Notes: Two RNAs folded together computationally: RNase P RNA and transfer RNA, 431 nucleotides in total.
[in-house]
RNA sequence: GAGCCGGCCGGGUGGCCGCGGCACCGGGAGGUGUCGAGGAAAGUCCGGACUCCACAGGGCAAGGGUGCUGGCGAGAGCCAGGACGGGGUGACCUGCCGGUUCAGGGCAACAGAGAGCAGACCGCCGAUGGCGGGACGCCGGGUGACCAGCGCCCCGCACAGGCAAGGGUGAAACGGUGCGGUAAGAGCGCACCAGCGUCGGGGGCGACCCCGGCGGCUGGCAACCCCCACCCGGAGCAAGGCCAAGCAGGGGACGGCCGGCCCGGCCAAUGUCCCCAGGUAGGCCGCACAGAUGGAUGGCCACCGGGGCGGUGACCGCAAGGGAUCCGCCGCACAGAAUCCGGCUUACAGGCCGGCUC
RNA sequence: GCCGGAGUAGCUCAGCUGGUAGAGCAGCUGAUUUGUAAUCAGCUGGUCGGGGGUUCGAUUCCCUUCUCCGGCU
Numbered sequence: 001g002a003g004c005c006g007g008c009c010g011g012g013u014g015g016c017c018g019c020g021g022c023a024c025c026g027g028g029a030g031g032u033g034u035c036g037a038g039g040a041a042a043g044u045c046c047g048g049a050c051u052c053c054a055c056a057g058g059g060c061a062a063g064g065g066u067g068c069u070g071g072c073g074a075g076a077g078c079c080a081g082g083a084c085g086g087g088g089u090g091a092c093c094u095g096c097c098g099g100u101u102c103a104g105g106g107c108a109a110c111a112g113a114g115a116g117c118a119g120a121c122c123g124c125c126g127a128u129g130g131c132g133g134g135a136c137g138c139c140g141g142g143u144g145a146c147c148a149g150c151g152c153c154c155c156g157c158a159c160a161g162g163c164a165a166g167g168g169u170g171a172a173a174c175g176g177u178g179c180g181g182u183a184a185g186a187g188c189g190c191a192c193c194a195g196c197g198u199c200g201g202g203g204g205c206g207a208c209c210c211c212g213g214c215g216g217c218u219g220g221c222a223a224c225c226c227c228c229a230c231c232c233g234g235a236g237c238a239a240g241g242c243c244a245a246g247c248a249g250g251g252g253a254c255g256g257c258c259g260g261c262c263c264g265g266c267c268a269a270u271g272u273c274c275c276c277a278g279g280u281a282g283g284c285c286g287c288a289c290a291g292a293u294g295g296a297u298g299g300c301c302a303c304c305g306g307g308g309c310g311g312u313g314a315c316c317g318c319a320a321g322g323g324a325u326c327c328g329c330c331g332c333a334c335a336g337a338a339u340c341c342g343g344c345u346u347a348c349a350g351g352c353c354g355g356c357u358c
Numbered sequence: 359g360c361c362g363g364a365g366u367a368g369c370u371c372a373g374c375u376g377g378u379a380g381a382g383c384a385g386c387u388g389a390u391u392u393g394u395a396a397u398c399a400g401c402u403g404g405u406c407g408g409g410g411g412u413u414c415g416a417u418u419c420c421c422u423u424c425u426c427c428g429g430c431u
Base pairs, nucleotide, nucleotide: 001358002357003356004355005354006353007352008351009350011304012303013302014301015300016299017298019036020035021034022033023032024031025030038334042345043344045343046342047341048340049339050236051235052234053233063232064231065230066229067228068081069080070079071078072077082097084095085094086093087092098227099226104225105224106221107220121167122166123163124162125161128160129159130157131156132155133154134153136151137150138149140147141146175193176192177191178190179189180188194218195217196215197214198213199212200211201210202209203208240285241284242283243282249276250275251274252273253272254271255267256266257265258264305332307330308329309328310327311326315322316321359430360429361428362427363426364425365424368383369382370381371380377414385401386400387399388398389397407423408422409421410420411419
């Protein structure tokens, strides 16, 4: 100088004006005192408290979620550790975590011969058969030139066939290197290395790690279906509870005139009063040592703090350049409770402390 | 405040058991017409809202974030 990790702060003081809650004083207007956002109040991604509905015991199915180990925690989650992968020179950061050789299924476009009990385009071989040619040997036919057969060896072709080393395609071609082996080759055999499984020994509480032996066992995707284990009833404070106008509803009682009263007649009115249940508007509770129910927590000024930009430029330096001091201007992040609590994630100018790396 | 849904071309929407992203309208060019419309043929146009991860490969699968819309008094 450039960074990494963890923790913390995230403007301070004073004055003036203003807002909300509560208490007190005052007849009232108002006054006094006191309290008044965050680390994330945010996103609503998880877990609870609380409330209502359902079941009121247990099991199964469907659907959803979680999945390494140890500890803490009611749980979400946190801390520490482990395996595998990615990034960085490094401090360190970051993704994922049961089962893919024994429950099974599925996918892999294009290219390519072949993409999952794989395959043969170029290529290699052609051991064994086949075809062609040649040398030698044996036997037969013919007067003869010659013809036919058998055996063995050599050469050629690449027809059958063998191979997967090399080329080529692809993100991926059945583990890699070497030696042996072979007609050519191949875990075909062997040595070493990587992985897997298994056995033994050692370390660790454990996940797991280290060492040695054995087995030629050897592709990817379960952030695809699925299998295994465990967990989960649904809705949400606009939940929900209490009081309850007005209109409408149900029940009961009661009319005016003629008349002293009853009966009776006529008339008026769908009336007046009381009660009832459900429940709307509305209010209260839920609801808070900040706290509303259209939502308060703010603004201005001065000084200080620290920051950026521009100018000044003592001083240092050969120079590039660095830079004390002073002046001016700008701005002091992210963001704002609404039932509460615990987590996670995301946003955040600038600064402080501790540890570490190059 | 609580709950639910959707972001793909200029607009309206398809496409998601992962494999070069499509349709209709719109736009442009040409044909047709005296000219325009209609019609026919062709073409252009895409950070699949942003970022990260899994995978050979992501619009699709996983995580996170942004924006918009709807319901409940």